[in-house]
RNA sequence: UCCUCAGUAACUCAGUGGUAGAGCGGUUGGCUAUUAACCAAUUGGCCGUAGGUUCAAAUCCUACUUAGGGAG
Numbered sequence: 001u002c003c004u005c006a007g008u009a010a011c012u013c014a015g016u017g018g019u020a021g022a023g024c025g026g027u028u029g030g031c032u033a034u035u036a037a038c039c040a041a042u043u044g045g046c047c048g049u050a051g052g053u054u055c056a057a058a059u060c061c062u063a064c065u066u067a068g069g070g071a072g
Stems, first nucleotide, its partner, number of pairs: 001071004006066002011023003018055001025043006048064005
């Protein structure tokens, strides 16, 4: 330099253009003699950055950036 793949909640990951989700975690309550476990409620995101297409973009296009893999 080129190719490929990934960036979404504190963490691990879903999400095939139409209100962003799960597990796990945090907080509060219930249960229990207490802890753990269990149950309920609640808390959380301007979807890596910047543009473009579209009535509408996490999703499609372009550039950049960060990380992994490969080629020279």
The RNA shown here (transfer RNA) has 72 nucleotides and comes from Capsicum annuum. Rfam family: tRNA. From the family's description: Transfer RNA (tRNA) molecules are approximately 80 nucleotides in length. It is annotated as a transfer RNA. RNAcentral holds the sequence, with entries from Rfam.